[in-house]
Context: one part of a larger RNA
RNA sequence: CGCAGGAGAUUUGAGGAGAGCUGUCCUUAGUACGAGAGGACCGGGAUGGACGCACCUCUAGUGUGCCAGUUGUCUUGCCAAAGGCAUGGCUGGUUUGCCACGUGCGGAACGGAUAAGCGCUGAAAGCAUCUAAGCGCGAAGCCGCCUCCAAGAUCAGAUCUCCCACCGGAUUAACCGGGUAAGGCCCCUGGUAGAUUACCAGGUUGAUAGGCCGGAAGUGGAAGCGCAGUAAUGCGUGAAGCUGACCGGUACUAAUAGGCCGAGGG
Numbered sequence: 001c002g003c004a005g006g007a008g009a010u011u012u013g014a015g016g017a018g019a020g021c022u023g024u025c026c027u028u029a030g031u032a033c034g035a036g037a038g039g040a041c042c043g044g045g046a047u048g049g050a051c052g053c054a055c056c057u058c059u060a061g062u063g064u065g066c067c068a069g070u071u072g073u074c075u076u077g078c079c080a081a082a083g084g085c086a087u088g089g090c091u092g093g094u095u096u097g098c099c100a101c102g103u104g105c106g107g108a109a110c111g112g113a114u115a116a117g118c119g120c121u122g123a124a125a126g127c128a129u130c131u132a133a134g135c136g137c138g139a140a141g142c143c144g145c146c147u148c149c150a151a152g153a154u155c156a157g158a159u160c161u162c163c164c165a166c167c168g169g170a171u172u173a174a175c176c177g178g179g180u181a182a183g184g185c186c187c188c189u190g191g192u193a194g195a196u197u198a199c200c201a202g203g204u205u206g207a208u209a210g211g212c213c214g215g216a217a218g219u220g221g222a223a224g225c226g227c228a229g230u231a232a233u234g235c236g237u238g239a240a241g242c243u244g245a246c247c248g249g250u251a252c253u254a255a256u257a258g259g260c261c262g263a264g265g266g
Base pairs, nucleotide, nucleotide: 001152005163006162007161008160009159010158011157015149016148017147018146021049022048023047024046025045026044027043033038051106052105053104054103055102059100061098062097066093067092068091069090070089071086072085073084074083075082076081110144111143112142117137118136119135120134164266166178167177168176169175183261184260185259186258187203188202189201190200191199208254209253210252211250212249213248214247215246217243218242219241224237225236226235227234228233
């Protein structure tokens, strides 16, 4: 821009893409078959490999503004307590998130038309013949069935809902300009989204983000003071103190104010 008014939703599916793999074991059954050795078809069940998709409950990994311990050194006048630097200094743990080594699921079943092949009926050719007419079966393959995209499918589809007889001009159904409706955008707070964009949640009639409060979770027993000990240190106050992303609550802060676009009865 188009989809013969302008919008907001919900959809149909032409078409396209994806998927499509396979082992072992048990049973049928030591049966059929076979002198024996050996050893099935068909059918039923179980469990794997590789591959793919999704997810984070579990198990691991990661963790650079979480917690603790600790070495050297510098600083805060000193003690104590802290902070800086040394690969996050090193070491032990670790929330959210992201992940695989983790978890769940998938290939199927079924239907249609067939290939090689196997047949029925059956002439030409009194027989025979699956074929010439006709009919049936038959594959991991083909077409469906399954998953995803999808009306720019210009053949532009469908359904529901909302807004509508405005103002001025003109060469007067159709055009031009303007203000609006439903609605949308700009702008702003953000994330389940994300390179940008888009998408989604919100914008005071508000919990969108931050802060604060409570909880979860992590670390693992803060500082100060008291007590014991010459001291190192230990114990008590006290599951203490501190805490990133998690779950709730709360307008304290910031989403203020505002601007623009957008039909004319098709």
This is a predicted structure of a 266-nucleotide part of an RNA (large-subunit ribosomal RNA, domain VI) from a marine sediment metagenome. The RNAcentral record of the full RNA draws on SILVA. Rfam family: Bacterial large subunit ribosomal RNA.